[in-house]
Context: one part of a larger RNA
Molecule: small-subunit ribosomal RNA, central domain
Organism: uncultured prokaryote
RNA sequence: UUGGGUUUAAAGGGUCCGUAGGCGGGAAGAUAAGUCAGUGGUGAAAGCCUACAGCUCAACUGUAGAACUGCCAUUGAAACUGUUUUUCUUGAAUUUAGAUGAAGUGGGCGGAAUAUAUCAUGUAGCGGUGAAAUGCAUAGAUAUGAUAUAGAACACCGAUUGCGAAGGCAGCUCACUAAACUAAUAUUGACGCUGAGGGACGAAAGUGUGGGGAGCGAACAGGAUUAGAUACCCUGGUAGUCCACACCGUAAACGAUGAUUACUGGAUGUUGGCAAUACACCGUCAGCGUCUGAGCGAAAGUAUUAAGUAAUCCACCUGGGGAGUACGCUCGCAAGAGUGAAACUC
Numbered sequence: 001u002u003g004g005g006u007u008u009a010a011a012g013g014g015u016c017c018g019u020a021g022g023c024g025g026g027a028a029g030a031u032a033a034g035u036c037a038g039u040g041g042u043g044a045a046a047g048c049c050u051a052c053a054g055c056u057c058a059a060c061u062g063u064a065g066a067a068c069u070g071c072c073a074u075u076g077a078a079a080c081u082g083u084u085u086u087u088c089u090u091g092a093a094u095u096u097a098g099a100u101g102a103a104g105u106g107g108g109c110g111g112a113a114u115a116u117a118u119c120a121u122g123u124a125g126c127g128g129u130g131a132a133a134u135g136c137a138u139a140g141a142u143a144u145g146a147u148a149u150a151g152a153a154c155a156c157c158g159a160u161u162g163c164g165a166a167g168g169c170a171g172c173u174c175a176c177u178a179a180a181c182u183a184a185u186a187u188u189g190a191c192g193c194u195g196a197g198g199g200a201c202g203a204a205a206g207u208g209u210g211g212g213g214a215g216c217g218a219a220c221a222g223g224a225u226u227a228g229a230u231a232c233c234c235u236g237g238u239a240g241u242c243c244a245c246a247c248c249g250u251a252a253a254c255g256a257u258g259a260u261u262a263c264u265g266g267a268u269g270u271u272g273g274c275a276a277u278a279c280a281c282c283g284u285c286a287g288c289g290u291c292u293g294a295g296c297g298a299a300a301g302u303a304u305u306a307a308g309u310a311a312u313c314c315a316c317c318u319g320g321g322g323a324g325u326a327c328g329c330u331c332g333c334a335a336g337a338g339u340g341a342a343a344c345u346c
Base pairs, nucleotide, nucleotide: 004317005316006315007300008299012314014201015200016199017198021194022193023192025088026087027086028085029084030083031082033081034080035077036076037075038074039073040072041071042070049065050064051063052062053061054060091191092188093187094186095184096183097182098181100179103177104176105175106174107173108172109171110154114150115149116148117147118146119145120144121143125136126135162169163168206247207246208245209244210243211242215241216240220236221235222234223233258313259312260311261310262309263308265292266291267290268289269288270287271286272285273284274283295302296301319346320345321344328339329338330337331336
């Protein structure tokens, strides 16, 4: 490099947008760049191949042919690709109406619980565990009641639900923003798909500055357990968790399954519409699930939500270890991230 692959054996980029590039719907005309055909030139010789011949054979050598799959010029063809002109509507987008949802951002409000403070009632324990102890408590705890303050999270509804590109999103309400969906005409007329670089977003932890700090709680301290116990259990508890702004850019970022399009059996549940309406089923569009065929698959399984049948584009893989390491470079305040070997060894 070809061939082969990427759910689980090595392998789908965390996700989307998008530049170059690659690929691209129906009809008609033009053109002739690609394409195809003919002709001419060139494609050194030797070698390879074929035939014949010469050394007794062979190696070797000679002669002839073929080949040299290429390039150039020229004459044609016009199906396909390209270019160009005209056109079409089914791909794509727009319009109108409807309707959906924990989609996003920023305000406002709410109740339960917890903790703390004060007051009141009240007296000797409370708390915790397998059992205990550390701890709290006569300076009046725990418990009960009242009032106040604070921060964080939103029970029930709640679902095999819904929404979002992914990460993710849940009290109520307001404002702003975005989106898929359905129905109906109308409009544009291929405006599309993918997407190396690039850009944006991206859980948790972590970082910087300033706030906040109820509960929980790395580190840490003490009590237990134990042979030991730098743990599991208990009592405390700092960073953090929360907010604003700015970084980081990683996850088993998982459906371990890239995006888009077309086609290919059934059964069933459910979400949002449309249609229909008495026998309320059935139908249809878009989604989310479950089961089982054909097919596929090493099997497990998958099966219109494909891992089936095909097409386009991107990413990635090539024995285990060394190693996601070293070196270099880029990014970062740092932590580190990205890119990413080799020797050696089995």